Annotation
Predicted 3D model of a 95-nucleotide RNA (Bacterial small signal recognition particle RNA) from a Solirubrobacteraceae bacterium. It was read from a public genome assembly, where an Rfam model found it. Rfam family: Bacterial small signal recognition particle RNA. From the family's description: The signal recognition particle (SRP) is a universally conserved ribonucleoprotein involved in the co-translational targeting of proteins to membranes. Of the family's consensus pairs, 96% are formed in the model.
RNA sequence: GUGGUGCUCCCGGGCGACGUCGGCCUGUGAACCAGGUCAGGUCCGGAAGGAAGCAGCCUUAAGCGGUAGUCGGCGGGCGCCUGGACGGCGCCACC
Numbered sequence: 001g002u003g004g005u006g007c008u009c010c011c012g013g014g015c016g017a018c019g020u021c022g023g024c025c026u027g028u029g030a031a032c033c034a035g036g037u038c039a040g041g042u043c044c045g046g047a048a049g050g051a052a053g054c055a056g057c058c059u060u061a062a063g064c065g066g067u068a069g070u071c072g073g074c075g076g077g078c079g080c081c082u083g084g085a086c087g088g089c090g091c092c093a094c095c
Stems, first nucleotide, its partner, number of pairs: 001094008010084007018075007025066004034059004042051003
């Protein structure tokens, strides 16, 4: 000096973990201005029956919580894999 190879700096891609947010799940959740069912009582009716409907109960909206899991978004001197441009370092072989 040449060829090969390994590591590293930088960049791209993929996967995973971590952090965070949201959905799914679940609990709670409306004196009146959600719904359903509406005891009692009220109203209409001669009656049969009907109407509205408080309390209560149930379901749920908004909201507020919960534990793990799952799905998705975002993030970075986290890990691994892969590819790449110019360098740096080392090793082997040859001239």